A computed fold for a 1489-nucleotide RNA from Syntrophomonadaceae genomosp. P1, annotated as small-subunit ribosomal RNA.
RNA sequence: ACGAACGCUGGCGGCGUGCUUAACACAUGCAAGUCGAACGAGGAAAAGCAAUAAGUUUACUUAAUGUUAAUUCUAGUGGCGAACGGGUGAGUAACGCAUGAGUAAUCUGCCCAUAAGCGGGGGAUACCAAAUGGAAACAUUUGCUAAUACCGCAUACGGUUGCAGCUGCGCAGGCAGCAGCAAUGAAAGACGGCCUCUCGAAGAAGCUGCCACUUAUGGAUGAGCUCGCGUCUGAUUAGCUGGUUGGCAGGGUAAAGGCCUACCAAGGCAACGAUCAGUAGCCGGCCUGAGAGGGUGACCGGCCACACUGGGACUGAGACACGGCCCAGACUCCUACGGGAGGCAGCAGUGGGGAAUAUUGCGCAAUGGGGGAAACCCUGACGCAGCGACGCCGCGUGAGCGAAGAAGGCCUUAGGGUUGUAAAGCUCUGUUUUAAGGGACGAAGAUGUAGAUAAGUAACUGUAUAUACAUAGACGGUACCUUAAGAGGAAGCCCCGGCUAACUACGUGCCAGCAGCCGCGGUAAGACGUAGGGGGCGAGCGUUGUCCGGAAUCACUGGGUGUAAAGGGCACGCAGGCGGGUGUUUAAGUCAUUCGUGAAAUACCGCAGCUUAACUGCGGGGUUGCGAGUGAAACUGGAAAUCUUGAGGGCAAGAGAGGACAGUAGAAUUCCUGGUGUAGCGGUGAAAUGCGUAGAAAUCAGGAGGAAUACCGGUGGCGAAGGCGACUGUCUGGAUUGACCCUGACGCUGAGGUGCGAAAGCGUGGGUAGCAAACAGGAUUAGAUACCCUGGUAGUCUACGCUGUAAACGAUGGAUACUAGGUGUAGGAGGUAUCGACCCCUUCUGUGCCGGAGCAAACGCAAUAAGUAUCCCACCUGGGGAGUACGAUCGCAAGGUUGAAACUCAAAGGAAUUGACGGGGGCCCGCACAAGCGGUGAGCAUGUGGUUUAAUUCGAUGCAACGCGAAGAACCUUACCAGGUCUUAACAUCUGCAUAAGUUUUUCGAAAGAAAGAUGUGCCCUACGGGGAAGUGCAAGACAGGUGGUGCAUGGUUGUCGUCAGCUCGUGUCGUGAGAUGUUGGGUUAAGUCCCGCAACGAGCGCAACCCCUGCCAUUAGUUACUAACAAGUAAAGUUGAGGACUCUAAUGGGACCGCCUGUGACAAGCAGGAGGAAGGUGGGGAUGACGUCAAAUCAUCAUGCCCUUUAUGAUCUGGGCUACACACGUGCUACAAUGGAUGGUACAAAGAGCAGCAAAGCAGCGAUGCCGAGCCAAUCUCAUAAAGCCAUUCCCAGUUCGGAUUGGAGUCUGCAACUCGACUUCAUGAAGCAGGAAUCGCUAGUAAUCGUGGAUCAGCAUGCCACGGUGAAUGCGUUCCCGGGCCUUGUACACACCGCCCGUCACACCACGAAAGUCGGCAACACCCGAAGCCGGUGAGCUAAGCUAGCAAUAGAGGCAGCCGUUGAAGGUGGGGUUGGUGAUUGGGGUG
Repeated sequence: ACGAACGCUGGCGGCGUGCUUAACACAUGCAAGUCGAACGAGGAAAAGCAAUAAGUUUACUUAAUGUUAAUUCUAGUGGCGAACGGGUGAGUAACGCAUGAGUAAUCUGCCCAUAAGCGGGGGAUACCAAAUGGAAACAUUUGCUAAUACCGCAUACGGUUGCAGCUGCGCAGGCAGCAGCAAUGAAAGACGGCCUCUCGAAGAAGCUGCCACUUAUGGAUGAGCUCGCGUCUGAUUAGCUGGUUGGCAGGGUAAAGGCCUACCAAGGCAACGAUCAGUAGCCGGCCUGAGAGGGUGACCGGCCACACUGGGACUGAGACACGGCCCAGACUCCUACGGGAGGCAGCAGUGGGGAAUAUUGCGCAAUGGGGGAAACCCUGACGCAGCGACGCCGCGUGAGCGAAGAAGGCCUUAGGGUUGUAAAGCUCUGUUUUAAGGGACGAAGAUGUAGAUAAGUAACUGUAUAUACAUAGACGGUACCUUAAGAGGAAGCCCCGGCUAACUACGUGCCAGCAGCCGCGGUAAGACGUAGGGGGCGAGCGUUGUCCGGAAUCACUGGGUGUAAAGGGCACGCAGGCGGGUGUUUAAGUCAUUCGUGAAAUACCGCAGCUUAACUGCGGGGUUGCGAGUGAAACUGGAAAUCUUGAGGGCAAGAGAGGACAGUAGAAUUCCUGGUGUAGCGGUGAAAUGCGUAGAAAUCAGGAGGAAUACCGGUGGCGAAGGCGACUGUCUGGAUUGACCCUGACGCUGAGGUGCGAAAGCGUGGGUAGCAAACAGGAUUAGAUACCCUGGUAGUCUACGCUGUAAACGAUGGAUACUAGGUGUAGGAGGUAUCGACCCCUUCUGUGCCGGAGCAAACGCAAUAAGUAUCCCACCUGGGGAGUACGAUCGCAAGGUUGAAACUCAAAGGAAUUGACGGGGGCCCGCACAAGCGGUGAGCAUGUGGUUUAAUUCGAUGCAACGCGAAGAACCUUACCAGGUCUUAACAUCUGCAUAAGUUUUUCGAAAGAAAGAUGUGCCCUACGGGGAAGUGCAAGACAGGUGGUGCAUGGUUGUCGUCAGCUCGUGUCGUGAGAUGUUGGGUUAAGUCCCGCAACGAGCGCAACCCCUGCCAUUAGUUACUAACAAGUAAAGUUGAGGACUCUAAUGGGACCGCCUGUGACAAGCAGGAGGAAGGUGGGGAUGACGUCAAAUCAUCAUGCCCUUUAUGAUCUGGGCUACACACGUGCUACAAUGGAUGGUACAAAGAGCAGCAAAGCAGCGAUGCCGAGCCAAUCUCAUAAAGCCAUUCCCAGUUCGGAUUGGAGUCUGCAACUCGACUUCAUGAAGCAGGAAUCGCUAGUAAUCGUGGAUCAGCAUGCCACGGUGAAUGCGUUCCCGGGCCUUGUACACACCGCCCGUCACACCACGAAAGUCGGCAACACCCGAAGCCGGUGAGCUAAGCUAGCAAUAGAGGCAGCCGUUGAAGGUGGGGUUGGUGAUUGGGGUG
């Protein structure tokens, strides 16, 4: 934007518009007639007249009849029209259309102008009548008659034809004009009027007017034909053509022409796309777009084609004819079955089809058309009305005031906000609506009547002009106007995640649903549904469809091809395209100007008419095009000429794996023969197969044969590319350089075409040493149809053919010119210098690297361009399907070339960035490995899994869950299970009533609890009535409660990478950008620690330091600690006085910083060593955990959103369970013993804890422990003996005097209570276990190992945990490997980031496509058969008016017609092919899941 459709909704008017599908079939009505002034005939008939009859107001009325007849109607003959107007778009790719020419190759009714004519005859025929046939339609025969019907004759020009001329013109065929001769060719009257002329009585054949008729010339209009140019797609359509192309002759036509026929020739069209196939009416215009374009061809206008399908002619000025004819076919209808009738793609209308498109309306009043002299008639053209929001335009649905910001709704942080001046209310208006009344324009012309004027006439009629009057409106009582009533009757649709204007609540819970793209929905959805609110448009609003735009996404304007899709594998070259300098000429292109055309409408501008607008009218400009004339000559083209610089040739050199053929050489492998020689060889990661005592391998000598040519050798050379490597010869191509000579644009590119073209492969023959697909064997492996090994055939080699492809790559087509440099290398030339060579400089050609401008998405390219330009070719247009299918073509085959579609996806891809990752690289670190020491794997303890159970509560689950939450489950805890109970509740707040609270007894019960009693009154205020606080009980409801769910809604806390050295920011700079730089680099460090360098300069969080403990010293202070000196004192003893020195305690300071020295390093940072020092290079240990990762852990510590529950998922009680037990795993303890066990004696700690507590001493007990209870709220007392150690004795290598599990008995302690289910003691028992497979853990120094001690929790219960000290090692070469981490770098198709991504088969489902024995259709053509109507030709013994010939005539002839025959010819039939589509068991691959 729309000829639209669908959904929801719908007040009015104006102007437009309305079967896009079935060119499907049609009932009914209408759509083309008219003329009596062409004709005969037949009716009707006003009025008059006549006589008759009736009535009576006796002179009228009525009726019928007859007659005259104005007027009028009609079938038929005849004329004109019916070829216009109206419809449709099937066909048509064409001179069909558009545009512009031509017609010297043509026609043209009606109309106009000019000139002239219109004389005189003839024979028929329809109607009609009669007869006949038929159901009908209709037909036949006989007879009669007229004409503006038909036919001769006369006349006739500037007509036509023939003959032979003249003049002029034209590019030509030729045309025009003039004059001559000959032949030939016309006609029709009708009507009105008149008597001037003629004849005359009227009147007419006369005159006159008008219409008609005939001839000629011209015009106008319309039409025919021809030509230039333009006009869709397919080459998977490449060849087409027999009347085909041309000629001569003839025919035919209005007219040129193979339009047709005969003959002759063999042409014609085509890559500038013929032929074939598909699709399509074309244009002005319309839609879109800045334009160029793209799409389209409804309405309106021009042209064409068609009229049920196919063919055909007739008539006519015009048709091969929509409402005509003939024939064939299909269909429908009528029928008496014999035969007939019909054609809505005219207007309405019907059925059908369809998503879908209207009334069987009114009128000829206007405009236009046909006929007519005219009146007039006809006109579904047209004018109007009806239906449809289908479109465009206009109007309305009210306006002003109105805050208690009402009510209601919705939201809420509960305060409020919003709907919202919106409503109500008050005051207005009256478009529209309704009712009533008035009421148009559109009517001008024409005709009639009347008078007037003009020409003409003898005069009139008539004609023409103007005037007056009259006639006629479908729309329509419509538009419009007036009056009245009354806010009264008149608003919806879509949207609200982004694009895109507009947000909240509830419901739902990957469901229901939405969706144009991205996408939304898995319990807090602005995206689904509803509501409130909001946004947009508004009598409409959305959706769907189609076209253009955006899309520079087919690029003419205006794109690309190194890596995104895209350069042909390479060359030669026909056509084609493009092409050097100079002057001359031409004028095709080009430019200027003039003329014609470019219809109207549309569009644009201006003005005007409907109240405005839409709509309409008028004027203007424009219409990029085509044609014609004149001119210009720069450029392109043409012509002729000339030039040398492009190109080529000649001369002279040098270089080269350039090519072909022939020959030759040496090294090596293998094989054969012989010698020497003996047990292995060979091969691999390790092996084996294999070879070898029949003598291998090794070695020596000789021989055979094939293939390839080490070193030189080089981003060196040559070639168009593929490619080319020993040497010599022969033949041969190309390039380069130098100086001149010659030709004179001879050039570049190159669709088709032709040739060359690696490897593999194919054919035939030869050859075969080595290597080696296939194959065999051995290994490897889960498997191993592989990689490795031993063998081994095609093949590799050669000759002659074929194939024609490669990551045939520089992923970069060829040519030419121009545009900074630097540096290698190969081949040549020149110069300088020198005695000479080298060096050096210049230059040409080739081949590399670096780099500037410029280009580029970036990477990069950069004189060998991917830069700047020109020319030519090839190629590209999202991914997959697919380089597939079908077709064609090439090939022996393999296969090559050309090359789709359905379907499917929303991406595929390029370059670069940051990460992550790598069985990539470099550097570095860590008990990471290595070097060591000690463990785990036995029994038991404990935790977990699993299983079991009424319940075994829940959580934690790789490292980073598993002696974890739990620093302590007998009840409690406890969350679990069974059972008994409670329901405002066990706990909190509020209200009312009662009552203090409390203490206590009995019964029942497992207890909780229930019932019944007893006792007892307090505190504060008081007006003495009472009230209050706290508590308890009862009642009601708000609420409580939840270890119920969600750690994936959260806070907080924590783990982990990791105490790893990292993580970032500001400004600047670089980059289109993501980003980079800084933070990288060289050193160094434990460290992003520090130094140096650097487009960076600084800064922050981390590191380090600051804090604590410990190691040394000092100062201060000394009780409960200490005791050197002094004094006292004991069995001994800091026990006492005293002291403040020491130890120690606990507070403050100092000390260590690479500070000093040497070396090293870069004169740095630092590192190595040394001195001093208690301590030496962060002294040791701790606390301290960056940005972040793991949706890591925790809703069961706590808090918390939402959800769930409320006589239960809450609360309470008893008992049980968390302690189960075939088994598996983790963490520990104790061991296996002599470095030990047992017994006895004996020495030395630290750090803690203690009043519901630690408990001494003493006594009892074998012992656990008990009794008693001093002391101590702790440097005072107690726990509390430290143990290993040391000194002795014993055991003597055993399942033991090792080991202690398990079990039996007896006890102790805690506690309401040790059965399930505690710890300890003692007696007895005495299991596994003799050093631990695979695998795996910890530890680098006061560490491991080993030894004991204490604490928290706790009534009781530790092998666990957290602390404490004692004794006290070994090893570390080193960083290859395993694990983890850091930095740099590299690759990446990963980004949920390698636990990633992803390939193919198989199985299943669905979808489209290909093949397929076949099968069913369509279309176009061919051959033959049959052959309608009709035209043409022949014949025509039948028939034959007028006219001609002969004849007096009859008649005959000529001519014509019927009939028949022939050519042609539609439909039909037969046949074999072509092409195209549907379907098809089965089958093939493809796509999606």
RNAcentral holds the sequence, with entries from Greengenes. Model confidence (mean pLDDT): 83 of 100.